[in-house]
RNA sequence: CUGGUUGGACGGGCAGUCGCUGGGUUUUCUCUGCUUGCAGAGAUCGCCUGGAGGAAAGUCCGGUCUCCACAGGGUGACGUGCCGGCUAACGGCCGGGGGGGCCGCGUCAAGGCGGCUUUACGGAAAGUGCCACAGAGAAUAUACCGCCCGGUCUUUUGGCCGGGUAAGGGUGAAAAGGUGCGGUAAGAGCGCACCGCGUCGGCGGUAACGUCGAUGGCAGGGCAAACCCCACGCGGAGCAAUGCCAAAUAGGGGGAGAGGGGCGGCCCGUCCCGUUACAAUCCCCGGGUAGGCAGCUAGAGCCUGCUAGCAAUAGCAGGUCGAGACGAAUGACUGCCACUUCGUCGCCAGACGGAGUACAGAAACCGGCUUAUAGUCCAACCAGUGCC
Numbered sequence: 001c002u003g004g005u006u007g008g009a010c011g012g013g014c015a016g017u018c019g020c021u022g023g024g025u026u027u028u029c030u031c032u033g034c035u036u037g038c039a040g041a042g043a044u045c046g047c048c049u050g051g052a053g054g055a056a057a058g059u060c061c062g063g064u065c066u067c068c069a070c071a072g073g074g075u076g077a078c079g080u081g082c083c084g085g086c087u088a089a090c091g092g093c094c095g096g097g098g099g100g101g102c103c104g105c106g107u108c109a110a111g112g113c114g115g116c117u118u119u120a121c122g123g124a125a126a127g128u129g130c131c132a133c134a135g136a137g138a139a140u141a142u143a144c145c146g147c148c149c150g151g152u153c154u155u156u157u158g159g160c161c162g163g164g165u166a167a168g169g170g171u172g173a174a175a176a177g178g179u180g181c182g183g184u185a186a187g188a189g190c191g192c193a194c195c196g197c198g199u200c201g202g203c204g205g206u207a208a209c210g211u212c213g214a215u216g217g218c219a220g221g222g223c224a225a226a227c228c229c230c231a232c233g234c235g236g237a238g239c240a241a242u243g244c245c246a247a248a249u250a251g252g253g254g255g256a257g258a259g260g261g262g263c264g265g266c267c268c269g270u271c272c273c274g275u276u277a278c279a280a281u282c283c284c285c286g287g288g289u290a291g292g293c294a295g296c297u298a299g300a301g302c303c304u305g306c307u308a309g310c311a312a313u314a315g316c317a318g319g320u321c322g323a324g325a326c327g328a329a330u331g332a333c334u335g336c337c338a339c340u341u342c343g344u345c346g347c348c349a350g351a352c353g354g355a356g357u358a359c360a361g362a363a364a365c366c367g368g369c370u371u372a373u374a375g376u377c378c379a380a381c382c383a384g385u386g387c388c
Stems, first nucleotide, its partner, number of pairs: 001384010012337007020051006028043007053359001057370002060368005065238004078233004082096005097121001098119008122229002127227002129223003144169002146165008177195006196218001197216008242294004252285005259273005301320008338357008
């Protein structure tokens, strides 16, 4: 320098024109109210000012908040599952332990030491169940080949019958501790050494666990992301939660009420309804709806510094306010610049032109997890190449 892996940060900038939306203020108009010149509401014209994200996404986990339910106990269902810490809480995060994988050091070989990475990691000695294919045999072990002993037949090789054997071969993901020496007819923890495993004890550690010693010849292969057992946790619904104000119309309750309505210009007249009551009409009360307001964004907030801690995180000090809609705003166009890529020209430096700049988008709020993401920058590591 180029490429890659992992982690982190950013995720277009400036100017102009025209728009959208929250708040403040102002011009004009309309409506309502009355205390009659003020108040309120709406629309409108200007001005000032705020206006998406690292994931706003998936809605997977945990909380705040609101309503409903709730004596106590048991059972079921669901979730979590090594240990310690952090946190409002978590299935999240940090640190550690055990196991697996890779690399390096060391060794004749191993044991061992170190680094990186990964891990749903309680219990398989309560019980039940499953272990495909292959294989003689897959959990009451098993005798296919081979090995050994005895009998028998055969001239021999060998065949048959009975027995021993898990050392060797073969099958398999897995074959009933491993390696070596002894031992044996051949073999076998049958005996011994080391390793592994179980039990007991000492020491270290808050603990998971580690380490040392003694002891047992070794019993029990795997699967609990199969049922199950153990421990712990857990009421339900969700801001369209929920609360407040409250039209018109039609119902409901109460009161007043002897007249009311049609034909007609009016009277008369006539018709209909009602007249000790469910008439018309008027008044009052109450519930729900439309609509409006609250919830609603100052919070487990953000930034900087210091302190404690390996870290997650916590404390302190200073600074700061950063959307609040509801048929739902946060945009469009133009120019310049930036970045990527392609083409042409050019000896180079470069110039010109074209194309592209992602994923996505608030809806009560917060902490996580997961997924998507053009391009740029930073750090560590790895590989290649060049120079010293």

Model confidence (mean pLDDT): 76 of 100. A computed fold for a 388-nucleotide RNA from Bryobacteraceae bacterium CoA2 C42, annotated as Bacterial RNase P class A. The source organism's lineage runs through Bacteria, Acidobacteriota, Terriglobia, Bryobacterales and Bryobacteraceae. Its Rfam family is "Bacterial RNase P class A". Rfam classes the family as a ribozyme.